A computed fold for a 74-nucleotide RNA from a Betaproteobacteria bacterium, annotated as transfer RNA. Rfam family: tRNA. The family's RNA type in Rfam is transfer RNA. Its mean pLDDT, the model's own confidence on a scale to 100, is 84.
[in-house]
């Protein structure tokens, strides 16, 4: 320098192809249970979807540029 993959909640990921309320598990908070903790049960909070711009009534999703990480090639 070129090519490919990847970036979404604290962590691990789905959703993207085919645009239409941003989800799952674990974790966290509250209550019940317990002498207490754990387990279990019930409820709850948490997101600039890597950044910027564009298309569109509407973008995590489509287009363009850029950045981080991983792999391959030179």
């Nucleotide at each position: 320098c070129g090519g490919g993959g990847u970036g979404u909640a604290g962590c691990g990921c789905a959703g993207c192809c085919u645009g239409g309320u941003a989800g799952c598990g674990c974790a966290c908070c509250u209550g019940c249970c317990u002498u207490g903790g754990g387990c279990g049960c019930a409820g709850g909070g948490g997101g600039u979807c890597g950044c910027g711009a564009g298309u569109u009534c509407g973008a995590a999703u489509c287009c363009c540029g850029c950045c981080g990480c991983c792999c391959c090639g030179a």